SAM riboswitch aptamer (S box leader) from Nosocomiicoccus ampullae, 101 nucleotides, folded computationally. The prediction has a mean pLDDT of 86. The RNAcentral record of the sequence draws on MGnify. Lineage of the source: Bacteria > Bacillati > Bacilli > Staphylococcaceae > Nosocomiicoccus. It matches the Rfam family "SAM riboswitch aptamer (S box leader)". About the family: The SAM riboswitch is found upstream of a number of genes which code for proteins involved in methionine or cysteine biosynthesis in Gram-positive bacteria.
RNA sequence: CUUAUCCAGAGUGGUGGAGGGAAGUGCCCAAGGAAGCCACGGCAACCGUCUAAAUAGACAAGGUGCUAAUUCACUGAAUGACAAGAUCAUUCGAAGAUGAG
Repeated sequence: CUUAUCCAGAGUGGUGGAGGGAAGUGCCCAAGGAAGCCACGGCAACCGUCUAAAUAGACAAGGUGCUAAUUCACUGAAUGACAAGAUCAUUCGAAGAUGAG
């Protein structure tokens, strides 16, 4: 850079010792112990394996990934609604994350 997915799902212990949730705003999580690291689990099914083939289906040994809250919500644009707002809803986008190339 290209492409697919992101309203589902899945945590305990040890260590550590004040931050974390990408950014801003908000709102949350955290001394009843944050991040990071380690161990053992778990989830999922992108790669993978199998079903002659498959856009259909099954599996989970291996490579990743993930394991608070929809990507925690919003951010830019368009459209719609009436309650006319620092409003709400929908769609698309931006940004981000992960896989494959």